[in-house]
Molecule: Glycine riboswitch aptamer
RNA sequence: AUGGAUGUGGCUCUGGAGAAGCCCCAAAAGGGUACCGAAGGUGCAAGGCGGCGCGGCCGCCGAAUCUCUCAGGUAAAAGGACAGAGUGACAGGCGG
Numbered sequence: 001a002u003g004g005a006u007g008u009g010g011c012u013c014u015g016g017a018g019a020a021g022c023c024c025c026a027a028a029a030g031g032g033u034a035c036c037g038a039a040g041g042u043g044c045a046a047g048g049c050g051g052c053g054c055g056g057c058c059g060c061c062g063a064a065u066c067u068c069u070c071a072g073g074u075a076a077a078a079g080g081a082c083a084g085a086g087u088g089a090c091a092g093g094c095g096g
Stems, first nucleotide, its partner, number of pairs: 002095002006091003010087006020033001022032003034074003040070001041068001043066001047061006
């Protein structure tokens, strides 16, 4: 210098669920009740680490599609975790 399993972002395309098209209000703004979990966010099991007065106790770290419902949402549109395909960037065991 070159190839490159794989990994992590970006971009494009495709698929993609749930829950009142509720009520108050002339309307807008605003408010109320019920509900949903798949943007984002909260919580933690095993386990790990540390401390102590060490048959134990305390503290810290600790995942999710689980949990909460702060945020968001409850016709369509938009958004949408996640999945598939493409493209390009970076990292890259290793091979020759």